[in-house]
Large-subunit ribosomal RNA, domain V from an ANME-2 cluster archaeon, 582 nucleotides, folded computationally. It matches the Rfam family "Bacterial large subunit ribosomal RNA". RNAcentral holds the full RNA, with entries from ENA. Model confidence (mean pLDDT): 80 of 100.
Context: one part of a larger RNA
RNA sequence: CUAGAGACCUCUAGGGGGAAGUGAAGACCCCGUAGAGCUUUACUGCAGCCUGCAGCUGAGUUGUGAUUUUGGAUGUACAGUAUAGGUAGGAGGCAUCGAAACCCCGGCGCCAGCCGGGGUGGAGCCGCCAAUGGGAUACUACCCUUUCAAGAUUACGGCCCUAACUCAGAGAUGAGGACCCCUGUAGGUGGGCAGUUUGGGUGGGGCGCCACGCCCUUGAAAAGAUAUCAAGGGCGCCCAAAGGUUGACUCAAGUGGGUCGGAAACCCACUGAAGAGUGCAAGAGCAUAAGUCAGCCUUACGUGAUUUCGCAAAGCAAGGAAUCGCGAGACGAAAGUCGGGUCUAGCGAACCAAUGUACCUCCUUGAUGGGGGUCAUUGACUACAGAAAAGCUACCUCAGGGAUAACAGAGUCGUUUCCGGCAAGAGCACAUAUCGACCCGGAAGCUUGCUACCUCGAUGUCGGUUCUUUCCAUCCUGGCCGUGCAGCAGCGGCCAAGGGUGAGGUUGUUCGCCUAUUAAAGGAGAUCGUGAGCUGGGUUUAGACCGUCGUGAGACAGGUCGGUUACUAUCUACUAGAGGUG
Numbered sequence: 001c002u003a004g005a006g007a008c009c010u011c012u013a014g015g016g017g018g019a020a021g022u023g024a025a026g027a028c029c030c031c032g033u034a035g036a037g038c039u040u041u042a043c044u045g046c047a048g049c050c051u052g053c054a055g056c057u058g059a060g061u062u063g064u065g066a067u068u069u070u071g072g073a074u075g076u077a078c079a080g081u082a083u084a085g086g087u088a089g090g091a092g093g094c095a096u097c098g099a100a101a102c103c104c105c106g107g108c109g110c111c112a113g114c115c116g117g118g119g120u121g122g123a124g125c126c127g128c129c130a131a132u133g134g135g136a137u138a139c140u141a142c143c144c145u146u147u148c149a150a151g152a153u154u155a156c157g158g159c160c161c162u163a164a165c166u167c168a169g170a171g172a173u174g175a176g177g178a179c180c181c182c183u184g185u186a187g188g189u190g191g192g193c194a195g196u197u198u199g200g201g202u203g204g205g206g207c208g209c210c211a212c213g214c215c216c217u218u219g220a221a222a223a224g225a226u227a228u229c230a231a232g233g234g235c236g237c238c239c240a241a242a243g244g245u246u247g248a249c250u251c252a253a254g255u256g257g258g259u260c261g262g263a264a265a266c267c268c269a270c271u272g273a274a275g276a277g278u279g280c281a282a283g284a285g286c287a288u289a290a291g292u293c294a295g296c297c298u299u300a301c302g303u304g305a306u307u308u309c310g311c312a313a314a315g316c317a318a319g320g321a322a323u324c325g326c327g328a329g330a331c332g333a334a335a336g337u338c339g340g341g342u343c344u345a346g347c348g349a350a351c352c353a354a355u356g357u358a359c360c361u362c363c364u365u366g367a368u369g370g371g372g373g374u375c376a377u378u379g380a381c382u383a384c385a386g387a388a389a390a391g392c393u394a395c396c397u398c399a400g401g402g403a404u405a406a407c408a409g410a411g412u413c414g415u416u417u418c419c420g421g422c423a424a425g426a427g428c429a430c431a432u433a434u435c436g437a438c439c440c441g442g443a444a445g446c447u448u449g450c451u452a453c454c455u456c457g458a459u460g461u462c463g464g465u466u467c468u469u470u471c472c473a474u475c476c477u478g479g480c481c482g483u484g485c486a487g488c489a490g491c492g493g494c495c496a497a498g499g500g501u502g503a504g505g506u507u508g509u510u511c512g513c514c515u516a517u518u519a520a521a522g523g524a525g526a527u528c529g530u531g532a533g534c535u536g537g538g539u540u541u542a543g544a545c546c547g548u549c550g551u552g553a554g555a556c557a558g559g560u561c562g563g564u565u566a567c568u569a570u571c572u573a574c575u576a577g578a579g580g581u582g
Stems, first nucleotide, its partner, number of pairs: 007581008017572003021567002029401002032398001034397002036393004042196005048189008058161001060159014075144001085143005092126003101120008165176004199212001200210002208229001213235006236384001237279001238341002243297007251275001253271006277286002280346001282344003301327009329338003352379005358374006408455001409453001410451003414448001416444006425435002462537001463535003467529001468526005475500003478495006503515004543561004547556003
């Protein structure tokens, strides 16, 4: 000096590996005593509709009831003149304004008779007294049973009218008509509409369950207290005796003996601190018994106070327990004991309602009745310190959360894959050519789980494709060893990751199955590599269909058709190139 390659600086172009790139306070999931839309046999209401009553709304007639007034009739137990409703008064009452008697008609009837009307008749009839027995329709008054007539009020029904009211008509009028319409009030119906509710815990939420109120044991770490969807159980009663008191007794079991009688029935004797029993779970307690039996009783009292558990060391209700005072009682000779059950579970505020007893108060002065209040008892909230309460949302919305799920990562490694130890056995004999059970020990971090540590003011989710790289536990190719290796072909093992590992059919598939080749058609990792590279078949919005479920709105790791894939590259990295420096 020429050619090539490289370092640094500046620049050009590129395709997009990274900046868990930009975009949007995640739409999935959970939470909020957040919202909205929809549904219904959720709750509570409101329209609407139905029906009763009243008003608007009046006249007449008739039928059937109810109540009431007036007048009349009615009433047979036995005895007894005879058909005696009850009670009181009562010695007289009725009658020429027509008594007895007779005739006719009607009604009732227990067939005896009674009542009413008409005619004849022309002066008496009935009662008191006597008998019966509870006394006179002789007469008067007030009632009862049944019933008749008239009147009043009222309810329902039928018919009819016209004048409210309605309709038609320009009107005259016509049609309907006290109905309808309208108003008020009461009962029913009422997602047509509205307002709301639809719990909590929870190894995400849902489904399940209750660990949501109480009691006992363990956990609980020898004071007390102590958590988990930790382990084992129990309670929401029962008992008028299974309570109180006084007195007496001793259990379970075993041994020996005893008619039927046996392993076990009942009797006797002995041993027997508890191995029984206690209304119910467990623990504690109990023989002086709290256990078993008997007598008498009701303290399973009234009214107060204090302490304590509930609720450790702050406060906190109901409820439970213990101690004491006064009163009234039970048992006991007495001392004494008794405010339920041997103790620890067996429970519930306020409002409201019912009941009770007294008191206060109002209407109201007295009585009665009613309203309000105080006290007590009962009635329930089991989500048990107690709202009055069903669902769907993929049409969805907001506030938030990585306090909490789905993907990925991380941790772990039961599961999975691979390896090893021991070697029972198979291998004609022979554990170890080859295969290898039970049991035991590891490695890996490719499966599936578990955890919830990062990310919910977003790290794009399956598969394919493209392209690069890594591992080896090696499918082929290379080297070596053993063989139940004659050779060929195999089987098993050791070293080895340089290179290779392909093509079709079916399916969205990963995977798998199949086909023909091939030396072989290996297995994994890289945010299940790779969507600011592609695709978009699947999954996973909005539409729709089917099956199933649901009363329904709707739902379904059930099926099916359809369904926006954004980004102009700042930095970095890389590829290709240019200039400069020394």